Predicted 3D model of an 80-nucleotide RNA (c-di-GMP-I-GGC riboswitch aptamer) from a Desulfuromonadaceae bacterium. The organism belongs to Desulfuromonadaceae, within Bacteria.
[in-house]
RNA sequence: CACGAUAAAGCCAACCCUCCCGCGAGGCAGGGGCGGAAAGCCGCGGAUCUUCACUCAUUAAGAUGGCCGGGCUGCCGAAG
Numbered sequence: 001c002a003c004g005a006u007a008a009a010g011c012c013a014a015c016c017c018u019c020c021c022g023c024g025a026g027g028c029a030g031g032g033g034c035g036g037a038a039a040g041c042c043g044c045g046g047a048u049c050u051u052c053a054c055u056c057a058u059u060a061a062g063a064u065g066g067c068c069g070g071g072c073u074g075c076c077g078a079a080g
Stems, first nucleotide, its partner, number of pairs: 001080001003077002011036002015032004020027002034066001040072003044069003047064005
């Protein structure tokens, strides 16, 4: 540099249950743990989803980002 091991040390948490918040999509916390080498951050392009209001279908406002790309950063170190 590249790669990602039946390695080591840590990290995150799909989904389910419970409390709370939100009109909603969803979110916070706790327990268990499907999985993950960026499942860290941004929310830039696309995608999907929601809606009090509103012109009633996208002008708008939001949600997911563990759906696909993009940008920035980053732990460990076998084989090559």